RNA sequence: AGUUCGAUUCUGGCUCAAGAUGAACACUGGUGGCAUGCUUAACACAUGCAAGUCGAACAGGUAGUGGUGUUUUCCAGUGGCGAACGGGUGAGUAACGUGUAAGAACCUGCACUUGGGAGGGGAAAAACAAUUGGAAAUGACUACUAAGACCCUUUAGACUAAGGAGCAAAAGGAAGAAUCCACCCAAAGAAGGGCUCUCGUCUAAUUAGUUAGUUGGUGAGGCAAUAGCUUACCAAGGCAAUGAUCAGUAGUUGGUCCAAGAGGAUGAUCAGCCACAUUGGGACUGAAACACGGCCCAAACUCCUACGAGAGGCAGCAGUGGGAAAUUUUUCACAAUGGGCGAAAGCCUAACGGAGCAAUGCCGUGUGAAGGUAAAAGGCCUACAGGUCGUGAACUUCUUUUCCCGGAAAAGAAGCAAUGACGGUAUAUGCGGAAUAAACAUCGGCUAACUCUGUGCCAGCAACCGCGAUAAUACAGAGGAUGCAAGCCUUAUCUGGAAUGAUUGGGCGUAAAGCAUCUGUAGGUGGCUUUUUACGUCUGCUGUCAAAUCUCAGGGCUCAACCCUAGACAGGCGGUGGAAACUGCCAAACUGGAGUACAGUAGGGGCAGAGGCAAUUUUCAGUGGAGCGAUAAAAUGCGUAGCGAUCGAAAAGAACACCAACAGUGAAAGCACUCUGCUAGGCCGACACUGACACUGAGAGACGAAAGCUAGGGGAGCGAAUGGGAUUAGAUACCCUAGUAGUCCUAGCCGUAAACGAUGGAUACUGGGCGUUGUGUGUAUCAACCCAUAUAGUACUAUAGCUAACAUGUUAAGUAUCCUGCCUGGGGAGUACGUUAGCAAGAAUGAAACUCAAAGGAAUUGAUGGGGGACCGCACAAGCGGUGGAGCAAGUGGUUUAAUUCGAUGCAAAGCAAAGAACCUUACUAGGGCUUGACAUGCCGCAAGUCCUCUUGUAAGAGAGGGGUGCCUUCGAGAACGUGGACACAGGUGGUGCAUGGCUGUCAUCAGCUCCUGCCGUAAGGUGUUAGGUUAAGUCUCGCAACGAGUGCAACCCUCGUGUUUAGUUGCCACCAUUGGGUUUAGAACCUUGAGCAGACUGACAAUGAUAAGCCGGAGGAAGGUGAGGAUGACGUCAAGUCAUCAUGCCCCUUAUGUCCUGCGUGACACAUAUGCUACAAUGGCCGUGACAAAGGGUUGUGAUCCCAUGACGGUGAGCUAACUCCAAAAACUAGUCCUCAGUUUGGAUUACAGGCUGCAACUCACCUGCAUGAAGCCGGAAUCAUUAGUAAUCAUUGGUCAACCAUACGGCAGUGAAUUCAUUCUCGGCCUUCUACAUACCACCCAUCACAUUAUAGGAGUUGACCAUGCCUAAAGUCAUUACCUUAACAGCAAGGAAGGGGAUGCUGAAGGCAGGGCUAGUGACUGGAGUAAAGUCGUAACAAGGUGGCUAGCCGUACUGGAACGUGUGGUUG
Repeated sequence: AGUUCGAUUCUGGCUCAAGAUGAACACUGGUGGCAUGCUUAACACAUGCAAGUCGAACAGGUAGUGGUGUUUUCCAGUGGCGAACGGGUGAGUAACGUGUAAGAACCUGCACUUGGGAGGGGAAAAACAAUUGGAAAUGACUACUAAGACCCUUUAGACUAAGGAGCAAAAGGAAGAAUCCACCCAAAGAAGGGCUCUCGUCUAAUUAGUUAGUUGGUGAGGCAAUAGCUUACCAAGGCAAUGAUCAGUAGUUGGUCCAAGAGGAUGAUCAGCCACAUUGGGACUGAAACACGGCCCAAACUCCUACGAGAGGCAGCAGUGGGAAAUUUUUCACAAUGGGCGAAAGCCUAACGGAGCAAUGCCGUGUGAAGGUAAAAGGCCUACAGGUCGUGAACUUCUUUUCCCGGAAAAGAAGCAAUGACGGUAUAUGCGGAAUAAACAUCGGCUAACUCUGUGCCAGCAACCGCGAUAAUACAGAGGAUGCAAGCCUUAUCUGGAAUGAUUGGGCGUAAAGCAUCUGUAGGUGGCUUUUUACGUCUGCUGUCAAAUCUCAGGGCUCAACCCUAGACAGGCGGUGGAAACUGCCAAACUGGAGUACAGUAGGGGCAGAGGCAAUUUUCAGUGGAGCGAUAAAAUGCGUAGCGAUCGAAAAGAACACCAACAGUGAAAGCACUCUGCUAGGCCGACACUGACACUGAGAGACGAAAGCUAGGGGAGCGAAUGGGAUUAGAUACCCUAGUAGUCCUAGCCGUAAACGAUGGAUACUGGGCGUUGUGUGUAUCAACCCAUAUAGUACUAUAGCUAACAUGUUAAGUAUCCUGCCUGGGGAGUACGUUAGCAAGAAUGAAACUCAAAGGAAUUGAUGGGGGACCGCACAAGCGGUGGAGCAAGUGGUUUAAUUCGAUGCAAAGCAAAGAACCUUACUAGGGCUUGACAUGCCGCAAGUCCUCUUGUAAGAGAGGGGUGCCUUCGAGAACGUGGACACAGGUGGUGCAUGGCUGUCAUCAGCUCCUGCCGUAAGGUGUUAGGUUAAGUCUCGCAACGAGUGCAACCCUCGUGUUUAGUUGCCACCAUUGGGUUUAGAACCUUGAGCAGACUGACAAUGAUAAGCCGGAGGAAGGUGAGGAUGACGUCAAGUCAUCAUGCCCCUUAUGUCCUGCGUGACACAUAUGCUACAAUGGCCGUGACAAAGGGUUGUGAUCCCAUGACGGUGAGCUAACUCCAAAAACUAGUCCUCAGUUUGGAUUACAGGCUGCAACUCACCUGCAUGAAGCCGGAAUCAUUAGUAAUCAUUGGUCAACCAUACGGCAGUGAAUUCAUUCUCGGCCUUCUACAUACCACCCAUCACAUUAUAGGAGUUGACCAUGCCUAAAGUCAUUACCUUAACAGCAAGGAAGGGGAUGCUGAAGGCAGGGCUAGUGACUGGAGUAAAGUCGUAACAAGGUGGCUAGCCGUACUGGAACGUGUGGUUG
């Protein structure tokens, strides 16, 4: 920084950016320097080499030289020194192993220094030789021999208890010689080693006890030395919550990487220490080993064998196989440095110095430089203008690091000379030529860098969030860009960021987190004054913490990496000197903390005993007679065998009304009738006593609601379980009726609760206000109140502060100190396993695998609620008329079809688009034609063209003929039209309304929706816009941290209603004339028409209201509170509708998805449905007479009049381009006649025939007329629609669409003309508030079982291994001990024999092996259990709203019972 949310803030996890690596993988790869290179199988190893040397220790031999020689060379063997170093590895080890700082009881070859010495003797045995065993390895026996090999003796010498006993040295070699080397004893130092010890050194308590030579002592043994190191005896100790023991893991340190640091991780290379050398055991030799390239034994493995027996040990250097993601050459040289031997020359050295391989890492350097625009070609993009790759290339000039070739040529060599593996290398120099040299990753955000094409939830990407479902900056390719660069990216691992284990530097009211409460042990912490001391603390000096590394300075490789030289900080431990404030220690005081005594005081504090009563139930007796009881309503139940009701009496058990109170008391749980006894604690007062006695408190102990358990009582009421009745789709529930455990008591268990203030205890400090309980004081009073004040509790409010906010706020969640418990993402899970206590139920302790990127707190805005409040609306109600039933019309669905073109689908689709489908329309379908096209523009050519006729064809089309020569002109041509051709293109009612514009519907004509500035809040946001009134209205008023503004509302617009002014023709006619007639003169009064104006504003009055806004009433008025109606539709919602009105991006078709034509279809028909028409009749039907409208239309029109026809119509054709004429007849209505309640003189469907009109055409498929036919239908179930006045209802009439014809539809117009509104309980929609786990917003969210799939895990009869310890058996090699058997050169002895040694045997011990029962751990296991994940399953609907059990108790916690499952019920608690 990203990521939880609609947005916010906090908590909290996950992820990224950085650095690093002994790395590995993909792609790529010029060069040089310096480094590094089996992290895995301490797996197995072929082959070669890695430790020899000395002839100046020795005898003997060998070779060379012609001979001599005190010559030279070499040598198996004896002997000396070395082989214990160097080199490798990290298995084991949690340890005096290592680091650090000390110590005493020790050893030391070679080297150095000092002192002294080396006299005299002796006996063997290798080699060699002979004999001989064996395949071999390798022996056996006999005889000989030298020494610096071995032995004896003398004397020094060392040791000591100071007396002494015992022990006990020596060797020569080289040389002409000086001399040198070697040897023995003693001492000292150096250096190395052994031992002891302080402190440090991983995880786990689901490892709590462990130890038997164990701990100590004495004696003895043993060692270089201390020591239970060993042994005998004695004692019973030693270690451990400051973590013993057991288990797991691990070499350790200097250092290395990360980090600001503290710290975390790590222990390759280099260096120190340790351990190991196939596995286990053992000793020998030696100064040193229990020995990598030595020995013995056992085991496994490998090799050889003549089967008898033998040999071997790369964790040395190379190398091989194997394992693995993965790690090199079977190289050169001893030239340098170092080591061994030697007097030396020298020899040996896979240590080391070099080279080789590997981009494994770090560092350096290059792949060219300057100029060069018509901005070439080409690619990509494009708005088609251009832009970009891009001065980039080409091209011109220049340079040569690197590269090729040539000659020259080091230092490294160490004081004469000689000696170089590397190496003819580094380096310098000459020639040549831009020549030999750039990739990788990324481009949605984090994170620098964007477009096109392809793909279409596919293919794929992705660290996280996430991307992809036809316009992907996220996939793949391309162009471009960015980053880095001989590398780059990915993966793995570590640190960081992460204050995400917090010492520095976190938290715990609600996010994870205070133990249910108290007492108290260890521990931690601790009042005031004065001494002592110097542990802590501070400080001076000093020793040490190897070198290397880091760091600083200087220097050397051209620089750098790298290397060299010198220096240094901080810190640890030790020694030594000083200081004394603070802590501690020592000592002595003090009274303030704490406690004791005294005097008072309040209280449901506890335990025990006694007493009491309201009510309930039961029993008995009386009265009385039919119901009672229960519920929303019922039923089960009780009752004529007398319930219920009422009265009287008795019994029983449990509880304890009123008082009663955010009152009291107790540590908490808890505690209430009254009285008595016993008893604990608190508070206050005065101030006597003690003199820090205190606080907290791991373990531990005590107490601990309810439920539950055991035993014994008791049992009235209530009441899990259970029975029955209801409810219900079901109802294992809610409701009802019964009812068992239980509830109660006694004695014991259990030990948990939302055991909550979700807030650990103690102490101190920090403004107030207002109550209340206990006690005291002052004032006051006779007294009680009241008032003021102190203290101990207990509530409320609020400042500062704090807090993420909510909140808290002297009773802190403020400011500080001390102690303690607990937390570290969600789920899995408080589960599993183990353990502890429990009779059990269950409790305590308490993980992991796996899985997700969130889970969560507080607050905000919405939306929703079977939440609340106030109000409005034809929303209900009250009316009137319908729909739903019938027939038909027209629309839709469905079905059918070649096609039944397409769209619209709850309200807000369905007499909708369509204001009018026979052809056309037309988009569909069948068939027939055309292909620059039916239509547009551009280019070229021809030709005037239109026109007329004929043939063919259903038509489109095809073919032929005729007539004719226009307009304009600068005389070239041009325009228009037609035609032919080629290419750009046309064309598309093809797709996407989820890419869009525009338009429209809907909520809704609902009253809302917002903004600026200010203020409040960390912020989202709030305020304004809320509150009191009022309105149709966010309309107005008043108040107010708001003041203003915008858009809606209203008004402005149109129509109607009144009056008036003006104008009178085609309209009108009161007066005067006139006519058949407003016909004409005349008139402008009236009607009417057009254009203006006025009028209505709560204006005036009265009541009311806060005096406001307003409301109510009557008046006046044509109209009264918006006068009626229309147009007018805020911010937005529905991815609402429309690509088929139109426009339009992208995609698709191009002899077809374009276009032309004919016919068909859109008109089908079992059925379903919303909308209508006509009806079912007498308020009617039919016939006839007679009245009264408004609005509208008309020249391709309207069509009078007259005539004909039963009629539709036909014929005729006046007038009218319309206040003139025509459509035009208005109809309901009215007076009269007939019908008389019927399927009718109702109703008119259906059907037959005959006609008419329009039109090119009327079959599919129009309308009209006449005659005949005469269906269903007698007022319509559940349900549902419209409507509040000139409205509903009813009656006609007109228009648009239309070339003509087609209207039950749609839009208008007038005529006649009602009823009802009690009221807001309910239904629907809107406003304010509240809750919320919803935000796709309740059609939301969400729980559990069951079923399928899959994953990890627990149990599991068992079973198979590893490891550990114990006991027993067997017991190799070997040390030690013993030895009566065998044997032997040195010494002593005349000898026998002895001392001493060797062998054998025996004993203790003892590895491996075997047996036994344990412990711990791993694998596997039929089957079983729950858990996680997934998905569109099944059953319900438990939670979130009062979540529907809120018509009377919701959710949660503990517990018990029950049920398919969420869950239900009982009991106690809690409010979240």
Molecule: small-subunit ribosomal RNA
Organism: Erythroxylum williamsii